Predicted 3D model of a 62-nucleotide RNA (Fluoride riboswitch aptamer (crcB RNA motif)) from an Acidobacteriota bacterium. Its Rfam family is "Fluoride riboswitch aptamer (crcB RNA motif)". Rfam links the family to the GO terms response to fluoride and positive regulation of gene expression.
RNA sequence: UGGAGUUACGGCGAUGGGGCUCGCCGUAACCGCCACUCCCGGCUGAUGACCCCUACCGGACG
Numbered sequence: 001u002g003g004a005g006u007u008a009c010g011g012c013g014a015u016g017g018g019g020c021u022c023g024c025c026g027u028a029a030c031c032g033c034c035a036c037u038c039c040c041g042g043c044u045g046a047u048g049a050c051c052c053c054u055a056c057c058g059g060a061c062g
Base pairs, nucleotide, nucleotide: 009026010025011024012023013022016053017052018051019050021048032043033042034041
């Protein structure tokens, strides 16, 4: 100096917060789908998964 493993720490898993858990990454992990030559347009979901809260959407009652 380079490589590998383990531990600790930190980060990430298409838009917010919390709990729990899984996976991934160490400058990487990650950055949804459809249509279109371009311009432009359309669709689902606040979760990686589960639970709760907030926002949003639909229905019913007062």